RNA sequence: GGCCCCGUCGUCUAGUGGUCUAGGACAUCGCCCUUUCACGGCGGUAACACGGGUUCAAAUCCCGUCGGGGUCACCA
Numbered sequence: 001g002g003c004c005c006c007g008u009c010g011u012c013u014a015g016u017g018g019u020c021u022a023g024g025a026c027a028u029c030g031c032c033c034u035u036u037c038a039c040g041g042c043g044g045u046a047a048c049a050c051g052g053g054u055u056c057a058a059a060u061c062c063c064g065u066c067g068g069g070g071u072c073a074c075c076a
Base pairs, nucleotide, nucleotide: 001072002071003070004069005068006067007066010026011025012024013023018056028044029043030042031041032040049065050064051063052062053061
C1' cells in the first nucleotide's frame, strides 16, 4: 500500500429500513426492606465514531474520513 471485518450507555451486548426521542445485563446513584451489611424490590442517570448521500423515513443501505483487527504484497 491492496483486500476483508469491526466501531451503540462506564463494561458486555440486542438491533438486519418504520414498534428506536434506541432495549437488556452488570456497574453507578436514590428510595424501600434489614439491628447492620449482603441479598432482594422499585426508580433515576448514562450510548448509535465523524462528515456527506439515498429515502416519505437510516443505528440499519451507499461514499468518504478517523480508529482498531485480520490477511496478502513490498522492505533490492
Predicted 3D model of a 76-nucleotide RNA (transfer RNA) from an uncultured Phycisphaeraceae bacterium. It matches the Rfam family "tRNA". Its family is annotated with triplet codon-amino acid adaptor activity in the Gene Ontology. It is annotated as a transfer RNA. The sequence was found in a public genome assembly.